Two RNAs folded together computationally: RNase P RNA and transfer RNA, 431 nucleotides in total.
[in-house]
RNA sequence: CUACAAACCUGUACUAUCGCUUUCUGCUACGCAGAAUGAGGAAAGUCCGGACAGCAAAGGGCAGCCCAUCGGCUAAUCACCGAUCUUUAUUUAUAAAGGAGAAAGUGCCACAGAAAAUAACUGCCCUGCUUUGCAGGGUAAAGGUGAAAAUGUGAGGUAAAGGCUCACGGUAUCUAUGGGUAACUAUGGAUAUGGGUAAACCUUGGGCGCUGCAAUGCCAAAUACAGAAGUCUUUGAAGGCGGCCCGCCUAAUGCUUAGGCAGGAUUUCAGGGUAGGCAGCAAGAUCAUUACAGUAAUGUAAUGGCCAGAUAAAUGAUAGUUUAAAACAGAAUCCGGCUUACGGGGUUUGUAGCAUU
RNA sequence: UGCCCGAUAGUAUAAGGGUAGUACAUCAGAUUUUGGUUCUGAGUGUCUUGGUUCGAAUCCAGGUCGGGCAACCA
Numbered sequence: 001c002u003a004c005a006a007a008c009c010u011g012u013a014c015u016a017u018c019g020c021u022u023u024c025u026g027c028u029a030c031g032c033a034g035a036a037u038g039a040g041g042a043a044a045g046u047c048c049g050g051a052c053a054g055c056a057a058a059g060g061g062c063a064g065c066c067c068a069u070c071g072g073c074u075a076a077u078c079a080c081c082g083a084u085c086u087u088u089a090u091u092u093a094u095a096a097a098g099g100a101g102a103a104a105g106u107g108c109c110a111c112a113g114a115a116a117a118u119a120a121c122u123g124c125c126c127u128g129c130u131u132u133g134c135a136g137g138g139u140a141a142a143g144g145u146g147a148a149a150a151u152g153u154g155a156g157g158u159a160a161a162g163g164c165u166c167a168c169g170g171u172a173u174c175u176a177u178g179g180g181u182a183a184c185u186a187u188g189g190a191u192a193u194g195g196g197u198a199a200a201c202c203u204u205g206g207g208c209g210c211u212g213c214a215a216u217g218c219c220a221a222a223u224a225c226a227g228a229a230g231u232c233u234u235u236g237a238a239g240g241c242g243g244c245c246c247g248c249c250u251a252a253u254g255c256u257u258a259g260g261c262a263g264g265a266u267u268u269c270a271g272g273g274u275a276g277g278c279a280g281c282a283a284g285a286u287c288a289u290u291a292c293a294g295u296a297a298u299g300u301a302a303u304g305g306c307c308a309g310a311u312a313a314a315u316g317a318u319a320g321u322u323u324a325a326a327a328c329a330g331a332a333u334c335c336g337g338c339u340u341a342c343g344g345g346g347u348u349u350g351u352a353g354c355a356u357u
Numbered sequence: 358u359g360c361c362c363g364a365u366a367g368u369a370u371a372a373g374g375g376u377a378g379u380a381c382a383u384c385a386g387a388u389u390u391u392g393g394u395u396c397u398g399a400g401u402g403u404c405u406u407g408g409u410u411c412g413a414a415u416c417c418a419g420g421u422c423g424g425g426c427a428a429c430c431a
Stems, first nucleotide, its partner, number of pairs: 001353010013321006020038001022036006040328001044339002047337005052212004059246004064208005069083004084099006100203002105201002107197003121143002123139007151169006170193010216279004227269007239249002253262003272430002286305008358427007367381004375411001383399005404420005
């Protein structure tokens, strides 16, 4: 200098005129003036975790759903930080995916192939008959099929072969010493020797009420609780947080000889009225700067700040100067993350190559 | 804004880890004077990208597109 990899920052600025939203102040007061503020790093997707609100009080179990290496951090099961192991890609730096259990059990491994675990097609060896083959027995080292074929290599041995024997390896379990908070890792010893698959059913360990601001609460207005089908009425339900079961809780009673009647509580179906206003609504697990602790995520302390709250939906237009900022793109209860889309500029660290000294 | 569901030839619809099927439509051939009918045959497909697995339309994760539901009173 070039190419590549990883992390982070940023998303133009100023002036003038006119126009728009919210809040505050004043006034000659029902609209006029002034001041201040006014879309994002993803506001997006709705993939996760929560805050908050409600279900009168809400317990236990089943079903259902979620998680799964180790440690840390957090409000949090989300994620994040660091470490460790496996697989794949890459010259490398690095990146992506994954991580309990197959010795609890049940399944599946098509086609091809002799056979996918009760293995014998070609081949090898032995015996007999017989001649160019046939029959019987033995074998699983060689070949073929396949994604995968009974732990690999070498030597010995055998009729031919095989852990049959030996040596050196592999895998799994247990154990000793050293390093590490731990998961793990290095070296040694003993035992054993068909695989794969749990993003198959399942087992083990851990966790979880449900619904979601269109939640929920209040006010005004209008009409038809006018109608149908039920249940219960304290011996307590076809009621009561999503499903099921148990427990628990609740509904003024009166009449009647018993059945039962009235009233009350409550469910469903079909239908009717109003589609108006207020709250929730923005001061927060908040933002900025500095210091300390920590590998980091993050935590503690001090100082300073208040920066959208619309509801058919507000931030735009013109002119001048300026900049790398010209792409992707507009809040609707809020916060912490993940994923996706994207142009330009800048900073730091690392890898490879080339050149010069 | 939030919650829930779906996507297979041109169209409609099956297959739920092991060769993507059926019907209509399309094309070609045969038959017919020609057309139609009929018979025979063929082509065209899992919304898309990646992952698990020997193998994915099917199982898992991301993306794209399409559809449904929601307020108050008695």
Rfam match: Bacterial RNase P class A. It is annotated as a ribozyme. Its family is annotated with tRNA processing, dimeric ribonuclease P complex and ribonuclease P activity in the Gene Ontology. From the family's description: Ribonuclease P (RNase P) is a ubiquitous endoribonuclease, found in archaea, bacteria and eukarya as well as chloroplasts and mitochondria. Its mean pLDDT, the model's own confidence on a scale to 100, is 75.